[in-house]
Context: one part of a larger RNA
RNA sequence: CUUGCAGUAAGACGGAAAGACCCUAGAUCCUUUACUUGUGUUUCAUAUUGUAAAAAUUAAUUUUUAUGUAGAAUAAAUGGGAGUUAUUAACGUUUUUGAAAUACCAUUUAGAAAUUUGAAUAUUUUACUUAUUUAUAAUAUAUAAUUAUAAAAACCGUAUGUAAUUGAAAGUUUACUUGGGACGAGUACCUCCCAAAAUGUAACGGAGGUGUACGAAGGUAAAUAGCAAUUACUUUUUUAAGUUAAUGAAGAAUACAAUGAUAUUAAUUUGCUUGACAAUUAGAUUCAUAAAUCAAAUUGGGACGUAAGUCAGUCAUAGUGACCCGAUAUUUAAGUGUGGAAUUAAUAUCGUUCAACAGCUAAAAGGAACUCUAGGGAUAACAGAUUCAUCGUGAUUGAGAGCUCUUAUUGAUAUCACGGUUUGAUACCUCGAUGUCGACUCAUCUUAUCCUGAAAUUGAAGACGAUUUCAAGGGUCUAGUUGUUCGCUAGUGAAAAAGGUACGUGAGUUGGGUUCAGAACGUCGUGAGACAGUUCGGUCCCUAUCUACUGUA
Numbered sequence: 001c002u003u004g005c006a007g008u009a010a011g012a013c014g015g016a017a018a019g020a021c022c023c024u025a026g027a028u029c030c031u032u033u034a035c036u037u038g039u040g041u042u043u044c045a046u047a048u049u050g051u052a053a054a055a056a057u058u059a060a061u062u063u064u065u066a067u068g069u070a071g072a073a074u075a076a077a078u079g080g081g082a083g084u085u086a087u088u089a090a091c092g093u094u095u096u097u098g099a100a101a102u103a104c105c106a107u108u109u110a111g112a113a114a115u116u117u118g119a120a121u122a123u124u125u126u127a128c129u130u131a132u133u134u135a136u137a138a139u140a141u142a143u144a145a146u147u148a149u150a151a152a153a154a155c156c157g158u159a160u161g162u163a164a165u166u167g168a169a170a171g172u173u174u175a176c177u178u179g180g181g182a183c184g185a186g187u188a189c190c191u192c193c194c195a196a197a198a199u200g201u202a203a204c205g206g207a208g209g210u211g212u213a214c215g216a217a218g219g220u221a222a223a224u225a226g227c228a229a230u231u232a233c234u235u236u237u238u239u240a241a242g243u244u245a246a247u248g249a250a251g252a253a254u255a256c257a258a259u260g261a262u263a264u265u266a267a268u269u270u271g272c273u274u275g276a277c278a279a280u281u282a283g284a285u286u287c288a289u290a291a292a293u294c295a296a297a298u299u300g301g302g303a304c305g306u307a308a309g310u311c312a313g314u315c316a317u318a319g320u321g322a323c324c325c326g327a328u329a330u331u332u333a334a335g336u337g338u339g340g341a342a343u344u345a346a347u348a349u350c351g352u353u354c355a356a357c358a359g360c361u362a363a364a365a366g367g368a369a370c371u372c373u374a375g376g377g378a379u380a381a382c383a384g385a386u387u388c389a390u391c392g393u394g395a396u397u398g399a400g401a402g403c404u405c406u407u408a409u410u411g412a413u414a415u416c417a418c419g420g421u422u423u424g425a426u427a428c429c430u431c432g433a434u435g436u437c438g439a440c441u442c443a444u445c446u447u448a449u450c451c452u453g454a455a456a457u458u459g460a461a462g463a464c465g466a467u468u469u470c471a472a473g474g475g476u477c478u479a480g481u482u483g484u485u486c487g488c489u490a491g492u493g494a495a496a497a498a499g500g501u502a503c504g505u506g507a508g509u510u511g512g513g514u515u516c517a518g519a520a521c522g523u524c525g526u527g528a529g530a531c532a533g534u535u536c537g538g539u540c541c542c543u544a545u546c547u548a549c550u551g552u553a
Stems, first nucleotide, its partner, number of pairs: 003553006010547003014542002022376006028368004034172004040165003044161005050128006059116008073102001076108005083091003132152008175187003184204001188210006211357001212255001213314002218273007227251001229247004233242003253262002256319001258317003277300004283294003289358001302311003325351007333344002383430001384428001385426003389423001391419006400410002437512001438510003442504001443501005450475003453470006477491005518536004522531003
């Protein structure tokens, strides 16, 4: 080295089970002051449902009344209404006034008077028995029906409607973004930076603002140059105020954020005013669509200005919401046989923190460790990988300490490397599974060496030491407490070094802790339930094919 046999389990990200943790989508069960229903219970009304008495009350018919101001005037209210009646006429329509308009017809509200009554209604109380209900007995076709007796009685029960209550029960909803998810934060619009000198440009990048305001803070014509600030002067206890003079390109002001713009003013002041108009509409900008923005010209009728002219809101950029549904006004639109009306249409306006702001429905919250399914290494927890802020080690510099003296020793500040043992960051392999802390067993490697060995320097007399260099051959503890690693305590020892190896090692052991189902405490929650809070309990499978190693032939 080859081939057997017997062994060991380090590897084959070994076998087994489309991961139970986590996320995404869905389901199921549970909860409730989620939404929408509504089984049951109760209230009231009507029907089944009749008779009588008392008390109290009312009704019907006719007639009549109703005074804010304005307006012929004493307008009770609503609907219809252009005509009505007794036709030489009167009242109304029209006009006017008013919030509302009158004739005539119909109805209603609140009050008054008269008449009718053995009328009527309903309420309360009481009584009755024939409906009806119950019990007993007889008959009998035997839980029925009929008859009799007794009790109750127009109640109860039943039906329909109505209101209240009701997770008993049912159907559902419970957003997305997200350097995993949860918690937090955000979601539309405006301004600046990022943005790389056209435009545009992302992030849970850095800063702020808006959801209005104003009939003047709009239009037009004219005026002001004296804007801010500073200096001088005056007044005042000071802050501050004022007149004049000087300097003064904007360092002010422009309703509000920021940016841009503006003295030729878009700033400040004054006069007159309503263009903060109506109807058409070229041409452009932005732009997937929808939507948004700018705008000459024509016509009408206006404001200001001597005129030329300017004026379709505001120095510009925020101040906002589709469709549906509904409301109001207007119209020479339609009107189901005809005339009207209802209803509809068109135009204008109004009603959404539909703010998750391109808006799902008129209408919606939670729990699951009893859980389930489809998937995901598109996405977390272990380990690996990358990175190295943090962590550890070293070097350079050398203020200072060291009596003096930077470098025996020590060392602020600043800088440069290395390592990959900590905590992180990232989410690259693995979710059709890579078993997780500690202990036991067995180890193997590194050296930045704890002991033992060899040296140098020393602020090394000696003995102890200090710092540095070489060195990995060998060695490097036992008890108590705790699940602990760690730590603390006690005692030995030459020393009780630091680390890597999937925080070495569960197809080698354990299973005390974490991390299922049971139960309890505290706390939180209305509750179902929850808690890197606590507590008691809790199934660890695999006969070795290959590689590897050991023994043996």